Molecule: c-di-AMP riboswitch aptamer (ydaO/yuaA leader)
Organism: Desulfosporosinus sp.
């Protein structure tokens, strides 16, 4: 000098998953366990529409299609793509061109279309190394 690991602490991505007060403890932070703000999801009337063994529905961007693996047929498992989604100029947001990468998992059980009151859940997991470019709207700053 470089490259690994592992821990703290900014600082950013994904996601709804944050923030406040109290309270255990000698104290502080995290932990936990109440409550309250926010922010997300599900149940639920009239009406309306539809739908039920080919069971059906729910979070979520995660659907669909085609090849291949096999003595044949299924399955698994593997590729290629694809509806849709994220990232990249680091105060925010939108377009547009470029690059990249996702395109899964899990639930609930015979059952729920939409939904006013209302009734209820959850605030989790995982990541990265300073990063393309053009229009344009806000903001902030002494500039």
């Nucleotide at each position: 000098u470089a490259g690994a690991u592992a821990u703290u602490a900014u600082u950013g991505c994904u996601g709804a998953a944050u923030c406040u007060g109290a309270g255990u403890u000698a104290g502080a932070a995290c932990a936990c366990u109440c409550a309250g703000a926010a922010c997300g999801g599900g149940g639920g009337a009239u009406u309306u529409u539809a739908u039920u063994u080919c069971g059906g529905g729910g979070u979520g961007a995660a659907u669909c299609a085609c090849g291949u693996u096999u003595g044949c047929u299924u399955u698994u498992g593997c590729g290629u793509g694809u509806a849709g989604g994220g990232c990249u100029u680091a105060c925010a947001c939108c377009u547009u061109u470029a690059g990249u990468c996702c395109g899964a998992a899990c639930c609930c059980g015979c059952c729920a279309a939409c939904u006013a009151a209302c009734c209820u859940c959850g605030u989790a997991a995982g990541c990265a190394a300073a990063g393309a470019a053009a229009g344009g709207u806000g903001g902030g700053u002494a500039a």